[in-house]
Formats: sequence, C1' cells, structure tokens
RNA sequence: GCAAACCGCUGGAAAUGGCGGGACGCAAAGCUAUGGGGGCUAAGGUACAAAUCUGAAAUUGAACUGUAAUUUCCGAUAGGCACUAUGCCAGCCCGGCCGCCG
Repeated sequence: GCAAACCGCUGGAAAUGGCGGGACGCAAAGCUAUGGGGGCUAAGGUACAAAUCUGAAAUUGAACUGUAAUUUCCGAUAGGCACUAUGCCAGCCCGGCCGCCG
C1' cells in the first nucleotide's frame, strides 16, 4: 500500500462486478481472461422426456346424428434435465507488461 469472509446499497438471468463498512491474508493481492492451463455460471442455442392448450387427420364405438375416447402431426405456453461462452474468476497456477521510497 492492497483488502478475504461477512454486512448495507447497487448492476447482472446467473457466475460475478461497482461503492461504503470490515480485515482473512498479500512484498506486486498493480495491469493482462485476445499468451497457455484450470475453475465458475448457462441468459441465448441444441438435444431429450413428459404436461397443458389451439388446429388438422386417422381409428374405435353407435341404428343414425350430435358427440366421446384413443393415436399421429403442425403450432403455442410454462417448466424439468443434459450439453454449450459469446458471460465471468488475475486473491488457482505458469507466462507477459509496468512499478515510488528506504
């Protein structure tokens, strides 16, 4: 000199960031995430399984009609689950850049 956890306010879908308080630590706990490895999140995207609703078609049943049930398909809705960074971490490691006084 910086400031972990935690608390308040605030940005963000989240991870997490900013400001204030607060000090676990840090001799680069300054910068770099477009140098490499690693980690966190999953809004959006993709896949999967099911639910509800609109429409269409088929089948069944019935003496006939209205209609009902079942199945399939297109679409919509709110969720679940897995993968995914274009989001994030420099106080996870290596590297790079820069650095006042004794």

The RNA shown here (c-di-GMP-I riboswitch aptamer) has 102 nucleotides and comes from uncultured Acetatifactor sp. Model confidence (mean pLDDT): 80 of 100. RNAcentral holds the sequence, with entries from MGnify. The organism belongs to Acetatifactor, within Bacteria. Its Rfam family is "c-di-GMP-I riboswitch aptamer". Rfam describes the family as follows. GEMM was predicted in a large-scale screen for bacterial structured RNA regulatory elements.